[in-house]
Context: one part of a larger RNA
RNA sequence: GCCAGGGAGUGUAUCUAAGUGGCGAGGGUAAGGGUGUUAAGCCCAUACCCAAAGGGAAACCAAGAUCCCGCAGCUUGCGAGGGGAGAGGUAUGAAAAUGCCAACAGUCACUUGGGUACGACCCGAAACCGGUCGAUCUAUUCUUGGGUAAGGUGAAGCGGAGCGUAAGCUUCGUGGAGGCCUGAAGAGGUUCUGCGUGCAUUCGUUCUUCUAACCUGAGAAUAGGGGUGAAAAGCCAAUCGAGAUCGGUGAUAGCUGGUUCCUACCGAAUCGGGCCGAAGUCCGGUCUCGCUAGAGAUAACUGGAAAGGUAGAGCUACGGAUUGAGAGGCUCGGAGAAGAAAUUCUUCACUUCUCUGUCCAACUCCAAAUGUUCUAGUGUCGUAGAAAGCGGGAAACGGCAGCACUGGGGUAAGCUUGUGUUGCGAGAGGGGAACAUCCCAGACUACAGUUAAGGUCCCAAAAAACUAGUUAAGUGUUAAAGGGUGAACGGUGUUCAACACCAAAGACAGCGGGGAGGUUUGCUUAGAAGCAGCAAUCCUUUAAAGAAAGCGUAACAGCUCACCUGUCAAGGUCUUGUGCCCGGAAAAUGGACGGGGCUAAACUAAUCACCGAUACUGUAGGCCACUAUCUUAAAGAUAGUGUGCAGUAGGUAGGCGUUCUGUUAGGGAAGAAGUACGAGCGUAAGUUUGUAUGGACCUGGCAGAAAUGAGAAUCCUGGC
Numbered sequence: 001g002c003c004a005g006g007g008a009g010u011g012u013a014u015c016u017a018a019g020u021g022g023c024g025a026g027g028g029u030a031a032g033g034g035u036g037u038u039a040a041g042c043c044c045a046u047a048c049c050c051a052a053a054g055g056g057a058a059a060c061c062a063a064g065a066u067c068c069c070g071c072a073g074c075u076u077g078c079g080a081g082g083g084g085a086g087a088g089g090u091a092u093g094a095a096a097a098u099g100c101c102a103a104c105a106g107u108c109a110c111u112u113g114g115g116u117a118c119g120a121c122c123c124g125a126a127a128c129c130g131g132u133c134g135a136u137c138u139a140u141u142c143u144u145g146g147g148u149a150a151g152g153u154g155a156a157g158c159g160g161a162g163c164g165u166a167a168g169c170u171u172c173g174u175g176g177a178g179g180c181c182u183g184a185a186g187a188g189g190u191u192c193u194g195c196g197u198g199c200a201u202u203c204g205u206u207c208u209u210c211u212a213a214c215c216u217g218a219g220a221a222u223a224g225g226g227g228u229g230a231a232a233a234g235c236c237a238a239u240c241g242a243g244a245u246c247g248g249u250g251a252u253a254g255c256u257g258g259u260u261c262c263u264a265c266c267g268a269a270u271c272g273g274g275c276c277g278a279a280g281u282c283c284g285g286u287c288u289c290g291c292u293a294g295a296g297a298u299a300a301c302u303g304g305a306a307a308g309g310u311a312g313a314g315c316u317a318c319g320g321a322u323u324g325a326g327a328g329g330c331u332c333g334g335a336g337a338a339g340a341a342a343u344u345c346u347u348c349a350c351u352u353c354u355c356u357g358u359c360c361a362a363c364u365c366c367a368a369a370u371g372u373u374c375u376a377g378u379g380u381c382g383u384a385g386a387a388a389g390c391g392g393g394a395a396a397c398g399g400c401a402g403c404a405c406u407g408g409g410g411u412a413a414g415c416u417u418g419u420g421u422u423g424c425g426a427g428a429g430g431g432g433a434a435c436a437u438c439c440c441a442g443a444c445u446a447c448a449g450u451u452a453a454g455g456u457c458c459c460a461a462a463a464a465a466c467u468a469g470u471u472a473a474g475u476g477u478u479a480a481a482g483g484g485u486g487a488a489c490g491g492u493g494u495u496c497a498a499c500a501c502c503a504a505a506g507a508c509a510g511c512g513g514g515g516a517g518g519u520u521u522g523c524u525u526a527g528a529a530g531c532a533g534c535a536a537u538c539c540u541u542u543a544a545a546g547a548a549a550g551c552g553u554a555a556c557a558g559c560u561c562a563c564c565u566g567u568c569a570a571g572g573u574c575u576u577g578u579g580c581c582c583g584g585a586a587a588a589u590g591g592a593c594g595g596g597g598c599u600a601a602a603c604u605a606a607u608c609a610c611c612g613a614u615a616c617u618g619u620a621g622g623c624c625a626c627u628a629u630c631u632u633a634a635a636g637a638u639a640g641u642g643u644g645c646a647g648u649a650g651g652u653a654g655g656c657g658u659u660c661u662g663u664u665a666g667g668g669a670a671g672a673a674g675u676a677c678g679a680g681c682g683u684a685a686g687u688u689u690g691u692a693u694g695g696a697c698c699u700g701g702c703a704g705a706a707a708u709g710a711g712a713a714u715c716c717u718g719g720c
Base pairs, nucleotide, nucleotide: 001720002719003718004717005716006715011118012117013116014115015114016113017112018111019110020109021108022107023106026050027049028048032044033043034042035041054061055060066085067084068083069082073078074077088101089100090099091098092097121258122257124255128248129247130246131245132244133243139222140221141220142219143218144217145216146215147214148212150182151181152180153178157174158173159172160171161170162169163168186209187208188207192204194203224240226236227235228234261655262654263653264652265651266650271284272283273282274281275280287393288392289391290390291389292388296381297380298379300378301377302376303375304374305373306372312366313364314363319360320359321358324355325354326353327352328351329350333348334347335346336345337344338343399424400423401422402421403420404419405418407417408416409415429440430439431438444621445620446619447618448617449616450615454611455610456609457596458595459594465607467605468604469603470602476598477597489583490582491581493580494579496577497576498575500573501572502571510567511566512565513564514563516540517539518538521535522534523533546561549560550559551558622645623644624642625641626640627639628638629637630636656709658706659705660704661703662702663701664700665699666698667697674693675692676691677690678689679688680687681686
């Protein structure tokens, strides 16, 4: 890992609701007793429980007029049930009034849903407490034993010699000290990492220590909040920030995981409020089921009325912030100047007016749209029973995304926080290459057809469709969010449009020719002659030619230009806008239009076909709800209606299957159960049957009782 078997809402008590049944202003017994085959059952037993009256702390007091509306029905006002008003009891209060109660239905048994107490659906802690067992490991200690090759160094002491008056010093020997040195055994375990299915702390290598606070055998002592510890919270039997084991014990777990057959109907919430609340729970809202009751309900649209201070806007309309200019005032204040001083002048500040430029969630002279409330109508739903009310059962209280408000916060985010709405959640199908939330579209079953979004060269269903343009960049072939991309700014790439001007009296471009004289203008300057600089910038001849737009010279000279003309021959020049395109344009393995590929199979505008879904339509069928009719034991039949039949949590309903019991009816050696492979039926759980195998039990109906359904729980046991 697979397979087989096992494996999780149970029992008792009590409360509550519903269903069924008994009795009913009553209902029921319990223990116990009697009878009985000491079985079932039956009969006693009336203590006690619930109900029949409530209110009040208590003393205590103590409930039934009436009127109106009105469903079914009968027929225009009666009207069971029902609703309303009002009287009633009691407590409080001076009273007004307020609270509770009140025109009577309960009780017992069984079944089911739910609550509570118990282990309470199952498995799961770390822990806590108690009693025991452990010091054969290890820590420390005690008693008694054992062990430490060899070599080195050479302390004190002692002896000799020398020196010295002496104390003593020096030197040569001798001697053999030391938590001394090297190093084997022993002890340890530093480095490296060969081994690494070794060997559950080790082998190898290297290293530390080795006469000592040394190593070691045996025997003893200390025990769990205790020991022991040269102290690491180390060690106390592979277990230690409190050992192990048994018990309390099924501790508790708001946490994780798991929780076993089918179908039908409806179908959520991740919100408001409270909580030592935030992984939970309670109340409300939202879902579901049942009952009551009997006529309205209301998402949407339209009309009318009302409230309002948001967006925007504005600010000599307030509060606050805020730019510049002008005119004036003048007192205090600051600075400067003049003066002997008084004082004067300038400037800043302050302040008044005029003009001018702005801003505000906590500003408003203004002021929407939408929305909200009321109301009327339309529409929709509703006597086939809505809305409402009462009661049983929940789940949920981590949400997420798109769009709008271009809401608030943030540089931004697949960010965060709001309101509304639509989706996913709990939604399949088609498209988007793939892709919860995007686009289309809400799936009862089968078959056929038609379309939606999106597409029609091949992969791959459908047009290499048609018409007119654009693009030459493989631009593009990508709806958008994420991703991809791409901006300012540039382009004599190209399309289209428009204005103006020139042009057959010849434009634009090219080529040929001219481009002069006064004059080297004046000044300046060494020089300044069109061309360093300053001033002026005229006149003449002309087809035209600047007191010169560049190059150049020391200054001239020289070469061009403007301007004119010839030639040529038909459009040209400038500006603005516009479509597509280009540059701008950088990321790490080679690479993505989904791919191939495409010059259309790209883009713009338009046309007409086709493809394409569980959508729509048709045909046939099933189920559900309701209605009518007919039969009726009926849940049955027929017809009809349905803008009925997606679905997680969840509610409700009906079924299938397993084991056993009672009863009834059966099967089986002419082959039971089981097993294997088929066939039929049923929406399904399942069921019936054939063949083979098997070799002795098995089952239908009606009831009853459950240790009643397996794929998951790091599930348990076994097998492989």

About this RNA: A computed fold for a 720-nucleotide part of an RNA from a Candidatus Woesearchaeota archaeon, annotated as large-subunit ribosomal RNA, domain II. The coordinates come from a structure-prediction model, not an experiment, and the mean pLDDT is 81. NCBI's taxonomy places the organism under Archaea, Nanobdellati, Candidatus Woesearchaeota. The full RNA is in RNAcentral, with records from ENA.